[in-house]
RNA sequence: AGAGUUUGAUCCUGGCUCAGGAUGAACGCUGGCGGUGCGCCUAAUACAUGCAAGUCGAGCGAGACCUUCGUGAAGUUUACUUUAUGAAGUGAAAGCGGCGGACGAGCGAGUAACACGUAAGUAGCUGCCCCACACUCAGGGAUAACUCACCGAAAGGUGGGCUAAUACCGGAUGGUCCCGAAAGGGUAAAGAUUUAUCGGUGUGGGAGGCGCUUGCGGCCUAUCAGCUUGUUGGUAAGGUAACGGCUUACCAAGGCUAUGACGGGUAGCUGGUCUGAGAGGACGACCAGUCGCGAUGGGACUGAGACACGGCCCAUACUCCUACGGGAGGCAGCAGUAAGGAAUCUUCCGCAAUGGGCGAAAGCCUGACGGAGCGACACCGCGUGGAGGAUGACAGCCUUCGGGUUGUAAACUCCUUUUAUGAGGGAAGAAGAUCUGACGGUACCUCAUGAAUAAGCCCCGGCUAAUUACGUGCCAGCAGCCGCGGUAAUACGUAAGGGGCAAGCGUUAUCCGGAAUAAUUGGGCGUAAAGCGUCCGCAGGUGGUAGUACAAGUCUGUUAUUAAAUACCGAAGCUCAACUUCGGUGCCGUAAUGGAAACUGUGCCACUAGAGGAUGGGAGAGGUGUGUGGAAUUCUGCAAGUAGGGGUAAAAUCCGUAGAUAUGCAGAGGAACACCAAAAGCGAAGGCAGCACACUGGCCCAUUCCUGACACUCAGGGACGAAAGCGUGGGUAGCGAAAGGGAUUAGAUACCCCUGUAGUCCACGCCGUAAACGAUGCGUGCUCGAUGUUGGUCUCCUCGACUUGAGAUCAGUGUCUAAGGUAACCCGAUAAGCACGCCGCCUGUGUAGUACGAGCGCAAGCUUAAAACACAAAGGAAUAGACGGGGACCCACACAAGCGGUGGAUCGCGAGGUUUAAUUCGUUAAUAAGCGAGUAACCUUACCCAGACUUGACAUCCCAAUCGUACUUUCUGGAAACAGAGAGGUCAGUUCGGCUGGAUUGGUGACAGGCGUUGCAUGGUUGUCGUCAGCUCGUGCCUUGAGGUGUUCGGUUAAGUCCGUUAACGAGCGCAACCCUCGUCGUAUGUUGUACUUUCAUACGAGACUGCCGGUCAUAAACCGGAGGAAGGUGGGGAUGACGUCAAAUCAGCAUGACCCUUAUGUCUGGGGCUACACCCACGUUACAAUGGCCAGUACAAACCGAAGCAAUACAGCAAUGUGGAGCAAAUCGGAUCAAAACUGGUCUCAGUUCGGAUUGUGGUCUGCAACUCGACCACAUGAAGCCGGAAUCGCUAGUAACCGUAUAUCAGUCAUGGUACGGUGAAUAUGUUCCUGGGUCUUGUACUCACCGCCCGUCAAGGCAUGGGAGCUGGGAGCACCCGAAGUCUGCGCAAUAAGUGUGGCCUAAGGUGAAACCAGUGACUGGGCUUAAGUCGUAACAAGGUAUCCGUACGGGAAUGUGCGGAUG
Repeated sequence: AGAGUUUGAUCCUGGCUCAGGAUGAACGCUGGCGGUGCGCCUAAUACAUGCAAGUCGAGCGAGACCUUCGUGAAGUUUACUUUAUGAAGUGAAAGCGGCGGACGAGCGAGUAACACGUAAGUAGCUGCCCCACACUCAGGGAUAACUCACCGAAAGGUGGGCUAAUACCGGAUGGUCCCGAAAGGGUAAAGAUUUAUCGGUGUGGGAGGCGCUUGCGGCCUAUCAGCUUGUUGGUAAGGUAACGGCUUACCAAGGCUAUGACGGGUAGCUGGUCUGAGAGGACGACCAGUCGCGAUGGGACUGAGACACGGCCCAUACUCCUACGGGAGGCAGCAGUAAGGAAUCUUCCGCAAUGGGCGAAAGCCUGACGGAGCGACACCGCGUGGAGGAUGACAGCCUUCGGGUUGUAAACUCCUUUUAUGAGGGAAGAAGAUCUGACGGUACCUCAUGAAUAAGCCCCGGCUAAUUACGUGCCAGCAGCCGCGGUAAUACGUAAGGGGCAAGCGUUAUCCGGAAUAAUUGGGCGUAAAGCGUCCGCAGGUGGUAGUACAAGUCUGUUAUUAAAUACCGAAGCUCAACUUCGGUGCCGUAAUGGAAACUGUGCCACUAGAGGAUGGGAGAGGUGUGUGGAAUUCUGCAAGUAGGGGUAAAAUCCGUAGAUAUGCAGAGGAACACCAAAAGCGAAGGCAGCACACUGGCCCAUUCCUGACACUCAGGGACGAAAGCGUGGGUAGCGAAAGGGAUUAGAUACCCCUGUAGUCCACGCCGUAAACGAUGCGUGCUCGAUGUUGGUCUCCUCGACUUGAGAUCAGUGUCUAAGGUAACCCGAUAAGCACGCCGCCUGUGUAGUACGAGCGCAAGCUUAAAACACAAAGGAAUAGACGGGGACCCACACAAGCGGUGGAUCGCGAGGUUUAAUUCGUUAAUAAGCGAGUAACCUUACCCAGACUUGACAUCCCAAUCGUACUUUCUGGAAACAGAGAGGUCAGUUCGGCUGGAUUGGUGACAGGCGUUGCAUGGUUGUCGUCAGCUCGUGCCUUGAGGUGUUCGGUUAAGUCCGUUAACGAGCGCAACCCUCGUCGUAUGUUGUACUUUCAUACGAGACUGCCGGUCAUAAACCGGAGGAAGGUGGGGAUGACGUCAAAUCAGCAUGACCCUUAUGUCUGGGGCUACACCCACGUUACAAUGGCCAGUACAAACCGAAGCAAUACAGCAAUGUGGAGCAAAUCGGAUCAAAACUGGUCUCAGUUCGGAUUGUGGUCUGCAACUCGACCACAUGAAGCCGGAAUCGCUAGUAACCGUAUAUCAGUCAUGGUACGGUGAAUAUGUUCCUGGGUCUUGUACUCACCGCCCGUCAAGGCAUGGGAGCUGGGAGCACCCGAAGUCUGCGCAAUAAGUGUGGCCUAAGGUGAAACCAGUGACUGGGCUUAAGUCGUAACAAGGUAUCCGUACGGGAAUGUGCGGAUG
């Protein structure tokens, strides 16, 4: 100090999250020791038991028990026991009296307050303590204890009697005491014990303590705006220690409040603690100061001090005892218990130390305190060993199988003993000479034993240090954020390895930080959230120039205070540290008192530059009212006239023969004002437009006369405020929400059309909102230029006038631009630049400008304005793409112009579907479907049924056997595989060794095998866009950046082809060319070709390059025309396919990772299937006929193939074919005699035919182990559909389409009408680019980027979550009114006559009761919207011109998104 996360990428805005520190913590796993701290944050809930406040005999009376001594009596072991009594000592328990129980200890409920902090003050009190002065005389009467009697269960009480005091009482004396002006009056005491003190009384002072008063300071809420009647003040009285409405009576009507009263919520306050660079923010455990409280509420008594934690009285709730009559109690003291809770300790030791109470003291008391115990709760320290040790052991894990890693780690050798255990010694803490230690036989020291007793937790996708294997398969699970998991998971679980910290480690919770994310330091508001619609203006804030005075702010000095602790610095003590002690600094604050006078402020005096006034001019849709004008629409009347008009993309509803529309004339009425007119003008904004008049506001210029800071801004407040809307009354031509009708449509509550009511208009009154926008608050000053325009003024030019022109200047209003600013876009003297003053507003998105509350309004509604909950984004600007029912340009058999087809029929073939034991598999828009397959009867074959085999049909290695092998062949069983039997055959080399090779059989296990899965793990190959002209790079330049430029632009081209221009200059992959072939010619050679020459074949060359001419264009590139030429502008055709797209296709061509099967998913065999058939689709064949069919005759090719082959001549058969075999491994022979269409002649004559040939029957031929399923061909017979094909759709631009035949690959044969080649005959059309499809370039919009097959809105239905309303119901706190009223202070009266006492009243009042109204919380049938959820329903509102541009306000309507009207904005 930052990082992750919005996007395809970028910059910004902005939230969420993380890394740090901390804790009175808790939970999970783990746990060796010591020191120092800390330890009920929840129920101020209830408490069993013990202890926590007593002490004084030197104040007093009485005095048990015990001890000693004496005396008497009795008993007897004559020394003891018992008993009685006296003296002395001790002095328990209880009592009177004094002092202390108001401290110490606990807790934080209440309290927003003089409670606290700080700084001042005084009208006051003060026991014990200190100082000073004075005094301490003489008396009196009681009462507890005790005793007797009685009541009661107890607690306790009553009566009679005795007694003491430092208890009580009066008297005397008295002062610097009190009252009083004075005179005068009033008021005190206590002794004890013994010679020295302790006391007592009064007065004054002090110290410390307490009371009271005041300034300032510190929480939230305005959805709390008014509060208050003892209230504010006065007079008098009472009361208090004391001032005071503290209380009462009377008088006055005040007091507080926007600088936040009153109310509500929360909370003890502080020193300080945590965090932070600081400023701040959060907190207030422990320690310390202070306040408040003591079961809840009220009250007083005593006392120096209390309205009293371990005192009293009363009420209430609760608990306990009880003999039922009545009593007792208060752990928020220390331990401890229960409960609550995630959670917080021992019913310990001691008064040895420190401190407190009492006492003269000894001493007693002290759960304060000192210690120990429990708890890793925190901080600090120590240890769990050290050195050596490589064959880098075993084992684990990974592996490319070579190895790597755990790892010097272990083992092993040597060493040490902190710690542990045992033994021995053994403190300080004691102050104070002796004595006195709970802790404690503790700390510490010495010795011995032995590496011995001691390591875990979290993490390893990024942030964030650290990776592999296996398992799992959107499951199980993880997760702080982003996000992992759907069969190769570094993210889940386990293991190995690694990283971090370490007696701890993680998690959870909370606070600060990071967060400049509330911004004083230190943010913003054109478009991201954010300028009030506009102006006026009180309070408030701010304020020109000069002088003078003061000294409030300001600056500075001094003094006091700022408790201690804490913090920091320096030392010291525990072995160190934590911890503790000492010294210093600081505590940034407050107050007092000096000084300074620049600035701010205040007073006085002055000025004119701000502001305003006067005077002279000026422009203007500025406002209000009244009047008036013409054009147009509509309506009415008349005239004239005839069949239509109107409306639309096209129509219809509608109007019209009852005379419309169109035309003319006349009239009525309302509303709005063409041209001028403009980036123009005016106004604060909204807004303002014919003309005239009246009234009236503001502004500008000039003059420099006057006033003399009079100014700026403005919370609250006030005024104005488009359209729509509301009320009352008018008015109503046109337009026109709603409504009706017609269209469109799947529907059309819309867009379009025909009607049409409110409304639009006027007057008066409301409403108070708009995209009320420049999305830009007002004022002032400063900071380059250019160019328009409006209104003034000045100067110049012109002989002069009007005018024009030029220049300057002031005030407006526009455009472009510099510096500068900005995230960018853009702004740029009319700032969004540089500054100042004041106001308003913002703080993630949704919920929501919504709910509740309040104010306003007739209503509609407006203003103010949340939360729960949900998400990790929402958003701005710009970039590259893609897309658009956006634009411009260009291309292509893309359309158009043509020719021929498909879609209808039959058949063939393929696909889907269905069927099946199986109908094997793949391919599915274009880019699947005569495709893989360029030949499924068996085989192929992968599928099904059945039968067999298991190291296997195939490969390598090992062992054994055989070689009389291998191999060939016969027979039997069987469907075959297979099994059995037989015959033939008798390997090669050699070192001569059953030695080597080879082969077969058998066995064993490693392994073979798989057309099993994954083309979404892959290689390779291929399709498509597309033979489209594009796709990129280096350097430079521009931009914060993504990125751009180059590659755009002007021409041109088939072309990113070329030229020119140009912040680009070059280059690469593509284009073109190079390659093959056809077309012309030359040369050479030539058999199998030829009669020589030619044709032909082969080889090598030539030729074409816009080279030449003319024109156009920019002196370019290029295009157009021409010449020559076989060929002319890439001559025709082919091969050649850029970067990439489609997770396109293929694991079944091959290869290959991973997974799966292993007597089977492998292998062999027979048969079947891939050929099925209600149906649908793709591609073809043959046709439907006369441009034809049939018959006969006559011509002309190219290319290809042939030995398991092509096969001639000849013969047989109607034919398929057969017999037979010349020739030919082919320029020689053969397929192949005639290629067919064509041409010539004949016949048929428009018909289901002499068209068409399907289907079927019979008989044959051929191939092949085998033609049943399931071959082709031949002959005869049969003779189906079909008469040119709906919507739609395909191919083709020249030797092309169309028509015609020929050959060939595969192949035993063939389902070939398919594929691939070859030649023959041989057209038509293109004026063109509006449209359809596809593509390219530029540009524009975008809410798309999985990229329009995109995104996305609302209703409805279902589940879940939180929330508003709600008849009500329940609870709570606070207040009000009335009733009742304990204890108690004060007070009246009686007993009584003065005290004490007692009885009975009064005022006040706690608790309680009743009532009404309000507030808060919980709950509530039902109900409203919101959010969310898997692939539900209906539409398609928005994003592109989103298919009717969108949005804002308002009104009405509609299932819903929304539609329409009016006005507004451009986003």